[in-house]
Context: one part of a larger RNA
Molecule: small-subunit ribosomal RNA, central domain
Organism: metagenome
RNA sequence: UUGGGCUUAAAGAGCAUGUAGGCGGCUUGUCAAGCGUUGUGUGAAAUCCCUCGGCUCAACCGAGGAACUGCAUAGCGAACUGGCAGGCUUGAGGCAAGUAGGGGCGUGUGGAACUCUUGGUGGAGCGGUGGAAUGCGUAGAUAUCAAGAGGAACGCCGGUGGCGAAGGCGACACGCUGGGCUUGUCCUGACGCUGAGAUGCGAAAGCCAGGGUAGCGAACGGGAUUAGAUACCCCGGUAGUCCUGGCCCUAAACGAUGUCCACUAGGUCGGUGGCUCUCUGACGGGUUACCGGCCGGAGCAAAAGUAUUAAGUGGACCGCCUGGGGAGUACGGUCGCAAGGCUAAAACUC
Repeated sequence: UUGGGCUUAAAGAGCAUGUAGGCGGCUUGUCAAGCGUUGUGUGAAAUCCCUCGGCUCAACCGAGGAACUGCAUAGCGAACUGGCAGGCUUGAGGCAAGUAGGGGCGUGUGGAACUCUUGGUGGAGCGGUGGAAUGCGUAGAUAUCAAGAGGAACGCCGGUGGCGAAGGCGACACGCUGGGCUUGUCCUGACGCUGAGAUGCGAAAGCCAGGGUAGCGAACGGGAUUAGAUACCCCGGUAGUCCUGGCCCUAAACGAUGUCCACUAGGUCGGUGGCUCUCUGACGGGUUACCGGCCGGAGCAAAAGUAUUAAGUGGACCGCCUGGGGAGUACGGUCGCAAGGCUAAAACUC
């Protein structure tokens, strides 16, 4: 490089927006760049191939032909690709009317629980475990009542349910705001798909500065257990967990399944809309669009399985893989305050 692959064997970038590039709907005319055809010039000789000939054969040599798949140029053709010009509406977008939602941001409010503080009652234990002990308690604990303070998380509803590109999102109200879906056939008229670089977002932990700190709780201390116990269990407890601003950029970031489009048996359940029929219910039937599950056929698959939410059948574009270890390491570069991230080998060895 060709070929083959990427759910689980190596392999889909964590996710998106988008530049270059690649690819691109129906139709008319035109050009003739790509494309086709015919001709001309050139494509040295030798070599290769075909035919014939010369050394007794062969290697080798001689002759002729073909070829030299190329380049240049001229004429012709116009289906396809492309350029230009025009038209179209089904792709895409817009508009209008509806609609569901833990989508995002901000502000405010609430109740339960917990801890602490103060006061009342009360008077010896409480707590904890397999059993204990450390611990707390006559300076009055635990329990209980009242009042107050504080921080964090929002029980039930809650669901194989919803929303979001992913990470993720769950009390309530208000404000600001993104996206989706349905219906209309009203508007634009290919405005599209993908996307190297790039840019933005990106759980948790971690970092910097300033706040905050109820509970929990790495580290740490103590008590147990044990041969030991740097653990599992218990009593404490600092960072952290929370907020604001700024970094970090990694995850089994998973559906271990890139995005988009088209097509290909069914059955059933759920969510949100539209249309419609019947029943007179507080529902039922039919149908349609989108979303989320389960079962299953063909097909595919090494099998497990998957199966209109494909891993089926095709198309467009990107990313990635090439035996195990060494190693996602070294070196270099680059980003970062650091931790470290990204990029990424080789010797050697099996």